[in-house]
């Protein structure tokens, strides 16, 4: 330079067109304990940015920026 995967909560991941975007671990608030842990109930937090296709985009499709590989 070129090609090829990814990029969703503090972190790890599921969602391959139409559901309130889901699940565990961490935080918070209750409970239960003499106090912690554990274990119950609860809450709060996310789709890398721009544009396109479409009635409807996390999801298609262009372009960008990160990030891992490979080729030269």
């Nucleotide at each position: 330079g070129c090609c090829c995967u990814c990029g969703u909560a503090a972190u790890a991941u599921a969602g391959u067109g139409g559901a309130u975007a889901g699940u565990a671990u961490a935080c918070g608030g209750g409970g239960c304990u003499u106090c912690g842990g554990a274990c119950c109930c609860u809450g709060a937090a996310a789709c890398c940015c721009g544009g396109g296709u479409u009635c409807a985009a996390a999801u298609c499709c262009c372009g960008g920026c990160g990030a891992g590989g490979g080729c030269g």